[in-house]
RNA sequence: AAUAAGAAAAGGCAUAACCGUCGAAAGGCGGUGUCGCAAAGCUAUAGGGGCUAAAGUCUCAAAGAAGAUUAUGCCAGCCAGCUACCUCC
Numbered sequence: 001a002a003u004a005a006g007a008a009a010a011g012g013c014a015u016a017a018c019c020g021u022c023g024a025a026a027g028g029c030g031g032u033g034u035c036g037c038a039a040a041g042c043u044a045u046a047g048g049g050g051c052u053a054a055a056g057u058c059u060c061a062a063a064g065a066a067g068a069u070u071a072u073g074c075c076a077g078c079c080a081g082c083u084a085c086c087u088c089c
Base pairs, nucleotide, nucleotide: 005087006086012037013036017032018031019030020029021028022027035077041082042081043080047079048078049075050074051073056069057068058067059066060064
């Protein structure tokens, strides 16, 4: 110095829920909060997987605003890729 590992120290992030707000929704943002996380840091049509279905298309009906399908919409705290603090072993 690199890889691996994660005991300690310094710290970090922030589940659910609630409030406000944006959105058709999934979900995002902010505040409170703290379940947990050694990457719970970054990356989403160009690795996989999952969620939603406004618009579109198709079907039924011909009354509904029904059913199906569909993502370049969303999820990184699902796997994955990339990067990275510290040092007992």
Model confidence (mean pLDDT): 86 of 100.
c-di-GMP-I riboswitch aptamer from Halalkalibacter suaedae, 89 nucleotides, folded computationally.
Its Rfam family is "c-di-GMP-I riboswitch aptamer". Its family is annotated with cyclic-di-GMP binding in the Gene Ontology.